[in-house]
Context: one part of a larger RNA
RNA sequence: CGUCCGGAGAUUUGAGGGGGGCUCUCUCUAGUACGAGAGGAUCGAGAGGGACAGACCUCUGGUGUGCCAGUUGUCCCGCCAAGGGCAUCGCUGGGUAGCUAAGUCUGGUUCGGAUAAGCGCUGAAAGCAUCUAAGUGCGAAGCCGGCCCCAAGAUGAUAUCUCCCAUCCUUCCCUUCGGGGAAGGGGUAAGACCGCAAGUAGACUACUUGUUUGAUAGGCGGUACGUGUAAGGACAGUAAUGUCUUUAGCUUAACCGUACUAAUGGUCGAGGG
Numbered sequence: 001c002g003u004c005c006g007g008a009g010a011u012u013u014g015a016g017g018g019g020g021g022c023u024c025u026c027u028c029u030a031g032u033a034c035g036a037g038a039g040g041a042u043c044g045a046g047a048g049g050g051a052c053a054g055a056c057c058u059c060u061g062g063u064g065u066g067c068c069a070g071u072u073g074u075c076c077c078g079c080c081a082a083g084g085g086c087a088u089c090g091c092u093g094g095g096u097a098g099c100u101a102a103g104u105c106u107g108g109u110u111c112g113g114a115u116a117a118g119c120g121c122u123g124a125a126a127g128c129a130u131c132u133a134a135g136u137g138c139g140a141a142g143c144c145g146g147c148c149c150c151a152a153g154a155u156g157a158u159a160u161c162u163c164c165c166a167u168c169c170u171u172c173c174c175u176u177c178g179g180g181g182a183a184g185g186g187g188u189a190a191g192a193c194c195g196c197a198a199g200u201a202g203a204c205u206a207c208u209u210g211u212u213u214g215a216u217a218g219g220c221g222g223u224a225c226g227u228g229u230a231a232g233g234a235c236a237g238u239a240a241u242g243u244c245u246u247u248a249g250c251u252u253a254a255c256c257g258u259a260c261u262a263a264u265g266g267u268c269g270a271g272g273g
Stems, first nucleotide, its partner, number of pairs: 001153001006164006016150004022050007034039001052107005060101004067094005072087005111145003118138004165272001167186008191268004195211005216262003219258005226250002232245005
């Protein structure tokens, strides 16, 4: 820009395209059918795997550089104590969210149609025979559907629902003088975009949420998770240290709440063949 006629917001059909389609072992049927024996099934029912693929983080773990604790050396805060800086995050032990696999869940199937090789039925040419010539039936991990994903620029441009209305001005044309039509322009409606606060999204863009009629982010309060019993004080001990106060203190990304801070605002957008 288009989607033959207004402007929007949602939800859709599916022409067409893509993905997937894997495989093994064991048990029962059954030591049955078959076979002199050795051996040993078709069909059918069930169980467990491998590789691959998708999703997820409840569990098991990994990571987790602004979480917690321990600890070495050194410097600083006048000293003690308590802390801070540097040393690979100094090292060590744990660890929330998120992201993850080695963790968890799921998938291939079943089914329908037309067939290949093959097996047939009926059946002539050719009084017989013959699956084929007319006619007709089965038949594969393969083909077409069915399952999952994209998809109306599918210009052949799908469909459904909902919302907004039928304005004002200028010029021109027609006029039965009421008005009607065309072009241009202005404020708007539903709504959209820009901006702004952000993340379930993300290279950017896009997407999603919010924008005071507000919980979008920060802060604050509470809770959970984590760490593991803070500081100060008291007591015991010559002291290192221990005990009590104290399952304390601290606590990132989590959950619930709370307008305290920041989301100020701006621009477009129909009048209907």